About this RNA: A computed fold for a 109-nucleotide RNA from Marinibacterium sp., annotated as Guanidine-I riboswitch aptamer. Lineage of the source: Bacteria > Pseudomonadota > Alphaproteobacteria > Paracoccaceae > Marinibacterium.

[in-house]
RNA sequence: UUGCAGGGUGUCUAGGGUUCCGUCGGUCGGAAGGCAGAGCUGGUCCGAGAGACGCCGCCACAUUGGCAAAUUCCAAUGCGGUACACGGCGGGACAAAAUCCCGGGAGAG
Numbered sequence: 001u002u003g004c005a006g007g008g009u010g011u012c013u014a015g016g017g018u019u020c021c022g023u024c025g026g027u028c029g030g031a032a033g034g035c036a037g038a039g040c041u042g043g044u045c046c047g048a049g050a051g052a053c054g055c056c057g058c059c060a061c062a063u064u065g066g067c068a069a070a071u072u073c074c075a076a077u078g079c080g081g082u083a084c085a086c087g088g089c090g091g092g093a094c095a096a097a098a099u100c101c102c103g104g105g106a107g108a109g
Base pairs, nucleotide, nucleotide: 007056008055009054010053011052012051015046016045020043021042022040023038024037026035027034028033057082058081059080061078062077063076064075065074066073084104086107090102091101092100
């Protein structure tokens, strides 16, 4: 310098805004309610590569079974592993925003 790899997914959390609900005040109304507004503690909703837990996948070891046979192929079960990770600006989607996506990007070490 270049290449490959650092897997997928569910539930949740940090976080996020405002489509709906609610709340708050304004206004119209006898009332029930209507109209426009305010992210306003919340519910619905979105939600992490570098957050949590689980499942799957992959890898190692062991045991058992299959087949003519197997340390070599397939399957099941058990146990273990799956490391490390600073990060803009800007853009994109949904109603809108975000640690979502672009992105383990650009860049830095």